[in-house]
A computed fold for a 549-nucleotide part of an RNA from an uncultured Oligoflexia bacterium, annotated as large-subunit ribosomal RNA, domain I. The prediction has a mean pLDDT of 84. Its Rfam family is "Bacterial large subunit ribosomal RNA". The sequence was found in a public genome assembly.
Context: one part of a larger RNA
RNA sequence: GGCAUACGGUGGAUACCUUGGCAGUAGGAGGCGAUGAAAGACGUGGUUAAACUGCGAUAAGCUUCGGUGAGUUGUUAAACAUACUUUGACCCGGAGAUUUCUGAAUGGGGCGACCCUUUUGUAUGAGAAUGCAAAAACUCGCUGGUGAGUAAAGUAGCCAGUGUAGAGCUAACCGGGGGAACUGAAACAUCUAAGUACCCCGAGGAAGAGAAAUCAAUUGAGAUUCUGUCAGUAGCGGCGAGCGAACACAGAUUAGACCAAACCAGUAUGCGUGCAUACUGGGGUUGUAGGACCUGCAUCAAGCGGAGUUUGCUAAGAGAAGUGUCUGGGAAGUCACGCCAUAGAGAGUGAAAGCCUCGUAUCUGAAAGCGAACAAAGUGGGCGGGUAUCCUGAGUAGGACGGGACACGUGAAACCCUGUCUGAAUCUGGGAGGACCACCUUCCAAGUCUAAAUACUACCUACUGACCGAUAGUGUACCAGUACCGUGAGGGAAAGGUGAAAAGAACCCCGAUGAGGGGAGUGAAAUAGAUUCUUGAAACCGUAUGCUU
Numbered sequence: 001g002g003c004a005u006a007c008g009g010u011g012g013a014u015a016c017c018u019u020g021g022c023a024g025u026a027g028g029a030g031g032c033g034a035u036g037a038a039a040g041a042c043g044u045g046g047u048u049a050a051a052c053u054g055c056g057a058u059a060a061g062c063u064u065c066g067g068u069g070a071g072u073u074g075u076u077a078a079a080c081a082u083a084c085u086u087u088g089a090c091c092c093g094g095a096g097a098u099u100u101c102u103g104a105a106u107g108g109g110g111c112g113a114c115c116c117u118u119u120u121g122u123a124u125g126a127g128a129a130u131g132c133a134a135a136a137a138c139u140c141g142c143u144g145g146u147g148a149g150u151a152a153a154g155u156a157g158c159c160a161g162u163g164u165a166g167a168g169c170u171a172a173c174c175g176g177g178g179g180a181a182c183u184g185a186a187a188c189a190u191c192u193a194a195g196u197a198c199c200c201c202g203a204g205g206a207a208g209a210g211a212a213a214u215c216a217a218u219u220g221a222g223a224u225u226c227u228g229u230c231a232g233u234a235g236c237g238g239c240g241a242g243c244g245a246a247c248a249c250a251g252a253u254u255a256g257a258c259c260a261a262a263c264c265a266g267u268a269u270g271c272g273u274g275c276a277u278a279c280u281g282g283g284g285u286u287g288u289a290g291g292a293c294c295u296g297c298a299u300c301a302a303g304c305g306g307a308g309u310u311u312g313c314u315a316a317g318a319g320a321a322g323u324g325u326c327u328g329g330g331a332a333g334u335c336a337c338g339c340c341a342u343a344g345a346g347a348g349u350g351a352a353a354g355c356c357u358c359g360u361a362u363c364u365g366a367a368a369g370c371g372a373a374c375a376a377a378g379u380g381g382g383c384g385g386g387u388a389u390c391c392u393g394a395g396u397a398g399g400a401c402g403g404g405a406c407a408c409g410u411g412a413a414a415c416c417c418u419g420u421c422u423g424a425a426u427c428u429g430g431g432a433g434g435a436c437c438a439c440c441u442u443c444c445a446a447g448u449c450u451a452a453a454u455a456c457u458a459c460c461u462a463c464u465g466a467c468c469g470a471u472a473g474u475g476u477a478c479c480a481g482u483a484c485c486g487u488g489a490g491g492g493a494a495a496g497g498u499g500a501a502a503a504g505a506a507c508c509c510c511g512a513u514g515a516g517g518g519g520a521g522u523g524a525a526a527u528a529g530a531u532u533c534u535u536g537a538a539a540c541c542g543u544a545u546g547c548u549u
Base pairs, nucleotide, nucleotide: 001548002547003546004545005544006543007542008541009540015534016497017496020468021467022465023464024463025462026461027460028459029457030456031169032168039102040101041100042056043055044054046080047079050076051075052074062096063095064094065093066092067091071084072083107116108115109114117136118135119134120133121132122131123130124129138166139165140163141162142161143160144159145158146157173204174202175201176200177199178198184191188238214221215220225252226251227250228249235243236242256449257448258447259393263282264281265280266279267278268277269276270275271274287427289392290391291390292389293386294385295384296383297382303379304378308374309373310372311371312370313369314368316364317363318362322337323336324335326333338355339354340344346358347357348356398422399421400420401419402418403417404416408434429444430443431442432441433440484491485490504533507519508518509517510516
């Protein structure tokens, strides 16, 4: 030096555990904000230096109304002090008060948490001044005043008042305006990726769409949305890569309404003095055309409204039934004999508990606030016939050119949208049926609203898992979006476990009045000893013994 065995050191794998995650199900909620949000800064405690939590100069809190019923003065974090408390504290829930400064931030400014004003009121003061309270941004709407260019207009502008108006934040879902590239095509340009990512605007609890100028095909259907199927079909396509319907059928859910106009009435203005315009009210709303107009008959439906009733949420309450023996540090385990069960879900308790504790089944419960369903009073108006005078959405439909969008790349390319130029008919009317024409069928554009079925989950409650178990599961089980890195946008960790209970090692000894250790003691265990303490693998480092060189 090597090998082997034993005992240690180091190290932190493995096992066990779970405070935390992940994925869902059901229900709720789907917003907060100038009555100042979200997010923060700074403060705030008897001993309080720090951090978390709470709170805001009334500052781990104030008032009040309920619940509960014996202790309480939050956590790391023990102890002391001081208080409170059956005249009900602490705690839980409802409502209210207070709520510094920054922040949309809004009196002006600013390098966020800072600086500086004006006006009014008020306290002190002789005054100067200081303190306190309130107001003072912009835009929009409405009202009033003033009032141009420019003749008129009370127009623009300016000023004042007024509004619980707007602004800013927020996870995804939604509508709209813009809009890539990598990539694929085995290169690449049309094409694809994709109207995706991303940016902007806007809204709601959903949004959007929506009551046929729709489809269909000679039978008919009857708003929209979503799902299955039709179907990877018909088609589109450097006919490449790829893209990709509809009709019909089956389901989910169902709901239909209101204007403009003709006509009538009223008010105001103008002038040609019986018309025009504007506004308000009535009327009226469709395709088998309907309505106005003329005429006949009849008289309680939806909707709005919300007295009240029932019920739920936000605290809670009652809530059955077991003892002994053995082992053990400890009984819930063993053995023996019982009991409850509308409760044998689950968790905890010194090992494994229906009957020890908290609970669970079941039943009960709200002063206050909020929600849902139903709903009285009140409010609220239909059906025929005739006529052919009037009305039935115009820079619209359509056309040309250029684009877009339709599964459809200009194609035979309809239908839909429109930048430019044009431009009808008006019921004896007009659109569509995939160029176009005829016939036929079908529908009535150029106005508006509309629940449900559908999408999503930052948030709240309850529950679930052939999901993870600390290199896993969230980046974060732990004071984590922290430490740290970066000028910045941004990037971004590591780090869990004594014990049943601190019983956390009094006292003695060595040592420097250390560190550390040895005794003693606690404990079931101290090779469970706090520098990380359950278990404690391997690499690696030693000590002892044996063999060997």